The RNA shown here (transfer RNA) has 71 nucleotides and comes from a Candidatus Kuenenbacteria bacterium.
It matches the Rfam family "tRNA". Rfam classes the family as a transfer RNA. About the family: Transfer RNA (tRNA) molecules are approximately 80 nucleotides in length.
Taxonomically the source falls in Candidatus Kueneniibacteriota (Bacteria, Bacteria candidate phyla).
[in-house]
């Protein structure tokens, strides 16, 4: 240098051109004589910049972080 992969909530993960789930965690309740369990319910999120499209986490380009290969 060159190619190819990944990027989603604190954390680990799915997804799909049309409201973005899912466990832990986390805050409130409720249950318990406390505690842990359990339940109900809430807050948080598509790496960045551009372009396509009525509409982008999704699809194209650039571009940044990490991972893999060839040289």
């Nucleotide at each position: 240098g060159c190619g190819g992969a990944u990027a989603u909530a604190g954390u680990a993960u799915a997804g799909u051109g049309g409201u973005a789930g899912u466990a832990c965690g986390c805050g409130a309740c409720c249950u318990u004589c406390c505690c842990a369990a359990g339940g109900u319910u809430g807050a948080g999120g598509u790496g960045g910049c551009g372009g396509u499209u009525c509409g982008a986490u999704u699809c194209c380009g650039c571009u940044u972080a990490u991972c893999c290969g060839c040289u």